[in-house]
RNA sequence: CCAGGAUAAAGCCAAAACCUGUGUGAGCAGGUGACGGAAAGCCACGGGUCUUCUCCGCAAGACAGCCGGGCCGCCAAA
Repeated sequence: CCAGGAUAAAGCCAAAACCUGUGUGAGCAGGUGACGGAAAGCCACGGGUCUUCUCCGCAAGACAGCCGGGCCGCCAAA
């Protein structure tokens, strides 16, 4: 240096539910809270799911904790 993801260590994130705010909505933000997570960090690029509508579309949006892909990255034993 590479591999190896553990009953290690240092930190990290935070599902459901409840509260407050916000949005027509899917949802989002903050607080409480931990089901879980080695990318549960970031990006809607492909697929998927969901929402909205005088316009049903080559529309406008949401989800990165659904899968794939891209970018970046902490610690690390046999």
A computed fold for a 78-nucleotide RNA from a Geobacteraceae bacterium, annotated as c-di-GMP-I riboswitch aptamer.
Its mean pLDDT, the model's own confidence on a scale to 100, is 83.
Taxonomically the source falls in Geobacteraceae (Bacteria, Thermodesulfobacteriota, Desulfuromonadia, Geobacterales).